[in-house]
RNA sequence: CUGAGCCAACGGUUUAAUUCGGCGGUUUGCCGAAGCGGAGGAACCAUUUUGGGGCGCACCCUAGUAGGGGGGAGAACUCUCACUCCUAGCCCGACAGCUAACUUCGUCAGCUUUGAGAGGAGGCCAU
Numbered sequence: 001c002u003g004a005g006c007c008a009a010c011g012g013u014u015u016a017a018u019u020c021g022g023c024g025g026u027u028u029g030c031c032g033a034a035g036c037g038g039a040g041g042a043a044c045c046a047u048u049u050u051g052g053g054g055c056g057c058a059c060c061c062u063a064g065u066a067g068g069g070g071g072g073a074g075a076a077c078u079c080u081c082a083c084u085c086c087u088a089g090c091c092c093g094a095c096a097g098c099u100a101a102c103u104u105c106g107u108c109a110g111c112u113u114u115g116a117g118a119g120g121a122g123g124c125c126a127u
Base pairs, nucleotide, nucleotide: 011112012111013110014109018034019033020032021031022030023029035107036106037105038104039103040102045097051095052092053091054090055089059069060068061067062066070087071086072085073084074083077119078118079117080116081115082114
C1' cells in the first nucleotide's frame, strides 16, 4: 500500500415485527400505550377419515437427483427492460369454512450495494 475478516455507529434492506412512556438494572430485562400483523368466533350461504387445519412467496409438473412452469426479493412509490438470488422452516393435535358483536396472540430474527428508462408523488426551508 492492497485484500480479507471482526467490532461499533449511521444509513439502507427482507419481515407484521416499529415508536413512545414508566420501572428496574448493568444489563440487553419487565410493564403499559400507540402503530402494524395473526388466530378464534353468529345469522345467511357453504361443508363432512382419503383425517383435517394454521403462519409464510415458499406451490405445481416432468423426470430420476435434475429441469421446467408459476410465485417472491433486490436502496422511497408504480410501470418496462436487463441482471442476480430465493421458492424454506415451523406449529395445532381429531379440532377450527365464511363470520357482525366479541375474545385472544405476536411485535422476532437476519442481511449489507442493482443497473437503466419513463411516470407520478412526498418531505424540509424561506417568502
The RNA shown here (c-di-AMP riboswitch aptamer (ydaO/yuaA leader)) has 127 nucleotides and comes from Petrachloros mirabilis ULC683. The coordinates come from a structure-prediction model, not an experiment, and the mean pLDDT is 75. The sequence was found by an Rfam model in a public genome assembly. Taxonomically the source falls in Petrachloros mirabilis (Bacteria, Bacillati, Cyanophyceae, Synechococcales).